[in-house]
RNA sequence: GCAGUCCGCUAGACGACCGCUUGCCCCUUAAAAGGCAAGAGGAAAGUCCGGGCAGCAUAGGAUACGACAGUUGCUAACGGCAACCGGGGGAAACCCUAGGGAAAGUGCCACAGAAACAAAACCGCCGGUAAAACGGUAAGGGUGAAAUGAGUGGGGUAAGAGCCCACAGCGUCAUAUGGUGACAUAUGGAGAAGGUAAACCCUGUCGGCUGCAAGGAGGCUAGCAUAAAAGAGUGAUCCGCUCGCUGGCCGAUACCCGCUUGAAUAUAUCAGCAAUGGUAUAACUAGAUAGAUGGUCGUCCUCGACAAAACCCGGCUUACAGGCUGGCUGCCUAA
Numbered sequence: 001g002c003a004g005u006c007c008g009c010u011a012g013a014c015g016a017c018c019g020c021u022u023g024c025c026c027c028u029u030a031a032a033a034g035g036c037a038a039g040a041g042g043a044a045a046g047u048c049c050g051g052g053c054a055g056c057a058u059a060g061g062a063u064a065c066g067a068c069a070g071u072u073g074c075u076a077a078c079g080g081c082a083a084c085c086g087g088g089g090g091a092a093a094c095c096c097u098a099g100g101g102a103a104a105g106u107g108c109c110a111c112a113g114a115a116a117c118a119a120a121a122c123c124g125c126c127g128g129u130a131a132a133a134c135g136g137u138a139a140g141g142g143u144g145a146a147a148u149g150a151g152u153g154g155g156g157u158a159a160g161a162g163c164c165c166a167c168a169g170c171g172u173c174a175u176a177u178g179g180u181g182a183c184a185u186a187u188g189g190a191g192a193a194g195g196u197a198a199a200c201c202c203u204g205u206c207g208g209c210u211g212c213a214a215g216g217a218g219g220c221u222a223g224c225a226u227a228a229a230a231g232a233g234u235g236a237u238c239c240g241c242u243c244g245c246u247g248g249c250c251g252a253u254a255c256c257c258g259c260u261u262g263a264a265u266a267u268a269u270c271a272g273c274a275a276u277g278g279u280a281u282a283a284c285u286a287g288a289u290a291g292a293u294g295g296u297c298g299u300c301c302u303c304g305a306c307a308a309a310a311c312c313c314g315g316c317u318u319a320c321a322g323g324c325u326g327g328c329u330g331c332c333u334a335a
Base pairs, nucleotide, nucleotide: 001331002330003329004328005327006326008324009323010322012300013299014298015297016296017295018294020039021038022037023036024035025034041306045317046316048315049314050313051312052311053211054210055209056208060239061238062237063236065207066206067205068204069203070084071083072082073081074080085099086097087096088095089094100202101201105200106199107196108195109194117149122141123140124137125136126135127134151167152166153165154164155163170191172189173188174187175186176185177184178183215257216256218250219249220248221247222246223245224244231243232242233241265282266281267280268279269278270277271276301304
């Protein structure tokens, strides 16, 4: 320098004026006006997982249903993340991986093909025969995504076949060694009936339901019902648990609270391969409710993408113009 690979950062800049939301100050009975300060994102998005919070039992037992599936760890939790193991791809850096069970049972395997899995012979081979029929054969051919599923050589045979033997391979079991573990390596035994579980199913783990329009207030009175039931809360159902039901009147505070100080953020440091955690320090950083965060002008540049809070947080997924930084791999060139 070229090619590749994996991260990270940024998301036009500066200034002036006008406006909007919130907080504070001043003034005020209260507002308004005035002054000062703050005011979207890396995904605020999709609403797909998990948690907090709230109500119903401090959500308890069972069934159903659903999700997940290598190991170890992280975490408030997870279906997330990190590291590692196994499998696959690449020359490498590195990337991908729904990765429990197919000797519990059931189902399915289109077309083609004789046959799609315990039953089989289409061609071929061998026996047989005048020729067939028939019998043997799963080595070879053909069909197919897949064909009996352990390759090579030898023996064996009428022809063949793990039928037998040697070596190599495979999964499985046992033992030893290493590792927390998944697993790896070595030795030995017995073994040989395909695939599919993103088919039912089996095993294990987890999940109660509803979502901030959650929720924050009820009191009096009339009628009805009765003492353990009817009915309701209650969610897919049962058990269990809780509650009398209906109407009228008053109250409705609330343009309020919940609402933003937080498993948060920044910096430093320590532990750890990492995810992450500990400690110290610093600052307060939108909170609307028809919903603010905008507009105009000036200067400059490389002319600016996707898109904008609505209870909060951790993830995942998807969208994204341009620019910048770094690690690593391979090749070439020069010193």
Predicted 3D model of a 335-nucleotide RNA (Bacterial RNase P class A) from a Candidatus Saccharimonadota bacterium. The prediction has a mean pLDDT of 79. The sequence is in RNAcentral, with records from ENA. Lineage of the source: Bacteria > Bacteria candidate phyla > Candidatus Saccharimonadota. A source record names the gene rnpB.